The part of an RNA shown here (small-subunit ribosomal RNA, central domain) has 351 nucleotides and comes from an uncultured bacterium. Its Rfam family is "Bacterial small subunit ribosomal RNA".
[in-house]
Context: one part of a larger RNA
RNA sequence: UUGGGCGUAAAGCGUCUGUAGGCGGCUGGAAAAGUCUUUGGUUAAAUACCCAGGGCUCAACCUUGGGAAUGCUUGAGAUACUUUCUGGCUAGAGGGUGUUAGGGGCUGAUGGAACGGUCGGUGUAGGGGUGAAAUCCGUUGAUAUCGACCGGAACACCAAAAGCGAAGGCAUUCAGCUGGAGCGAUCCUGACGCUGAGAGACGAAAGCGUGGGUAGCGAACGGGAUUAGAUACCCCGGUAGUCCACGCUGUAAACGAUGGACACUAGCUAUUGGAAGUGUCGACCCUACCAGUGGCGAAGCUAACGCGUUAAGUGUCCCGCCUGGGAAGUACGGCCGCAAGGCUGAAACUC
Numbered sequence: 001u002u003g004g005g006c007g008u009a010a011a012g013c014g015u016c017u018g019u020a021g022g023c024g025g026c027u028g029g030a031a032a033a034g035u036c037u038u039u040g041g042u043u044a045a046a047u048a049c050c051c052a053g054g055g056c057u058c059a060a061c062c063u064u065g066g067g068a069a070u071g072c073u074u075g076a077g078a079u080a081c082u083u084u085c086u087g088g089c090u091a092g093a094g095g096g097u098g099u100u101a102g103g104g105g106c107u108g109a110u111g112g113a114a115c116g117g118u119c120g121g122u123g124u125a126g127g128g129g130u131g132a133a134a135u136c137c138g139u140u141g142a143u144a145u146c147g148a149c150c151g152g153a154a155c156a157c158c159a160a161a162a163g164c165g166a167a168g169g170c171a172u173u174c175a176g177c178u179g180g181a182g183c184g185a186u187c188c189u190g191a192c193g194c195u196g197a198g199a200g201a202c203g204a205a206a207g208c209g210u211g212g213g214u215a216g217c218g219a220a221c222g223g224g225a226u227u228a229g230a231u232a233c234c235c236c237g238g239u240a241g242u243c244c245a246c247g248c249u250g251u252a253a254a255c256g257a258u259g260g261a262c263a264c265u266a267g268c269u270a271u272u273g274g275a276a277g278u279g280u281c282g283a284c285c286c287u288a289c290c291a292g293u294g295g296c297g298a299a300g301c302u303a304a305c306g307c308g309u310u311a312a313g314u315g316u317c318c319c320g321c322c323u324g325g326g327a328a329g330u331a332c333g334g335c336c337g338c339a340a341g342g343c344u345g346a347a348a349c350u351c
Stems, first nucleotide, its partner, number of pairs: 004322003007305002012319001014202004021195003025089007033082002035078004040073003049067007092192001093189004097184004104178006111155001115151008126137002163170002207248006216242002221237004259318006267296008276287002279284001300307002324351003333344004
């Protein structure tokens, strides 16, 4: 390479948009590039292969003739499929219209509980903390309790197997701006589609830069304990950080450890959104449908576990990735970054 794979054995890019490319719905006509049939030429000889002979006593071997194979090319023809051109269509895709749900995003404002602080009142000797203690706080009046004010951060209950978002993620309440989605009837465009190497955008936490902010928590650090020791676990403190604005970083068990799209293949049940029908004053219930989210399961698949219309089943298309363990996600080089580091990514050697 061929081939085989990627939930857990090595292997799905963190996610999306999209360039080139690859692939692509139904139908009419034309062309005839691919494709197919056929003619001629060529594909030297020798070798190899097949057939029929010949020569070594046979065979291997040698040899004669014929054939075959493959590629290229010329002419003639076929037109189902692919392709190209030109028409048409509406089942894919998109748009209009009506309606619905939502912690989707951004900005501004807003509320209460808790916590900490300041001031004032009451009040007096303890409080706090632990397995037990101590460091620590307290007669300059703590802890407790009441009132007023200030501050920052997070939003109990509702809350859910629930909802929304491409993923990361998103929750007090209200307003403004804004993205996407579902469903119903019908109208419009008429294949406008799928995927996507490069590329671009977004991307938790931690970290970095500048400037703010800092209640609680809290790496580092200091102290008290524990212990043989204790650079820990426990306790008292506590700086960065956590928060905001702008910029950078670009990684995660970024997980469903499961790439995207489309089609097909038993059901039962729960729940969210929509809309239709029968009954009903209505709440609501029942029946059938669409879209989502869960549980269990037929067939099938799987090494097993398990998956099972939200597939890991059956197929098609496109991309990414894997090829024994370690060395190693290291070295070197390149690109990116302020740095930390990231991306790309070996070998010797060893088992």